């Protein structure tokens, strides 16, 4: 350094459609709940990919290099992912 196990581990949503469902009503007809659908608009950055570049490596050069930055990708209910940190194992 690279493999694995276990625990931590952030950010960012609103509308409208519109299936279901439930409740009130003689009847029109009304109310609530709803998904993780569909569109519109907006937002997040910590897999990945781009860019700048402290600073590194080396005699130059080639190289390498953020949690800055774009936001193509990916996300914005749990869940999962998740950079990166701790600790155990192997190489």
């Nucleotide at each position: 350094c690279c493999g694995u196990g276990c625990g931590g581990g952030a950010g960012a949503g609103c509308u409208g459609c519109c299936a279901g469902g439930c409740c009130c009503c003689a009847c029109c007809g009304g109310g609530c709940c709803g998904g993780a659908g569909c569109a519109g608009c907006g937002c997040c950055g910590a897999c990945g990919g781009g860019g700048c570049a402290a600073c590194u490596c080396c005699u130059c050069c080639c190289g390498g290099a953020a949690c800055c930055u774009c936001u193509c990708a990916g996300g914005c209910a749990c869940c999962a992912g998740g950079a990166c940190c701790g600790c155990g194992c192997g190489g």
A computed fold for a 91-nucleotide RNA from a soil metagenome, annotated as Glycine riboswitch aptamer. Model confidence (mean pLDDT): 75 of 100. It matches the Rfam family "Glycine riboswitch aptamer". Rfam links the family to the GO term glycine biosynthetic process.